Background:
The RNA shown here (transfer RNA) has 72 nucleotides and comes from a bacterium. The sequence was found in a public genome assembly. Rfam family: tRNA.
């Protein structure tokens, strides 16, 4: 360089055009326990960036990043 896949709470992921973005682990309060762990409960956390389609976009095009592969 050509082509191609991926990008969503701190980790891991689930969402094919109308969601208050949903779960798992870790966090934080609380609750049991003598205490700690274990267990329940509650809560706080995200859609890479930018334009476009559309009445609406995390979702679909475009460009751009960053990662991966494949190929020269």
């Nucleotide at each position: 360089g050509g082509c191609g896949c991926u990008a969503u709470c701190g980790u891991c992921u689930a969402g094919u055009g109308g969601c208050u973005a949903g779960g798992a682990c870790a966090g934080a309060u609380g609750g049991u326990u003598c205490u700690c762990a274990u267990c329940c409960a509650u809560c706080a956390a995200a859609c890479c960036a930018g334009g476009g389609u559309u009445c609406g976009a995390u979702u679909c095009c475009c460009u751009g990043u960053a990662g991966c592969g494949c190929u020269a």